[in-house]
Formats: sequence, structure tokens, C1' cells
RNA sequence: GGCUGCAACAACCCCGUGGGUGGGGGCCCUCCUCAAGACCCGGCAACCGUGCCGAACUCCUUGACCGAGCCAGCGCAUCCACUGCAGCC
Repeated sequence: GGCUGCAACAACCCCGUGGGUGGGGGCCCUCCUCAAGACCCGGCAACCGUGCCGAACUCCUUGACCGAGCCAGCGCAUCCACUGCAGCC
């Protein structure tokens, strides 16, 4: 100099450091689309409180999907460089 294996140090164990890529988690925003609910209208029953069915889907609420952003011991994979230990050429 090159190659290979490893992580002692660690507030159970696992986890050397920094970064890239792919794929996850949490939080939040959100076009279209879809679902449900509330409100409203009609009918029947009841007449304290209400219940059921039908119509409607403009507005409002919630959820789902696609996408963006943010966060982190993401105990997923892989790659690059470096630190340390050991071995080989």
C1' cells in the first nucleotide's frame, strides 16, 4: 500500500461516525373522486323527549385515496468515505 473479518467503547440487549439511494413510521396540508353523518323537504306512527322510510347532496362535518412538506435511536435493505481492533498478501 491492498484485501478480508469484526465493533471493544454504549444508562438491559442491539446500536463505531458521517452521508447517498430505495422502502417504511409519526405529524400536518391538500385538487379531484368516493362513502357516511348533520341540516332541509315529504309521508307514517307518537304527542314530554322522538322514531322509521323516501327524496335531496347546494352548504357544513368526518373518514378514505393520490400528492406535497416536516420530524426521528426508522432495532429495514444497500452503497460510499472515514475511525478503531484483528488477520492475510
The RNA shown here (nadA riboswitch) has 89 nucleotides and comes from an uncultured Acidobacteriaceae bacterium. Rfam family: nadA riboswitch. On this family, see Chen et al., Nucleic Acids Res 2020: "Structural distinctions between NAD+ riboswitch domains 1 and 2 determine differential folding and ligand binding". The prediction has a mean pLDDT of 81. The model forms 100% of the base pairs in the Rfam consensus.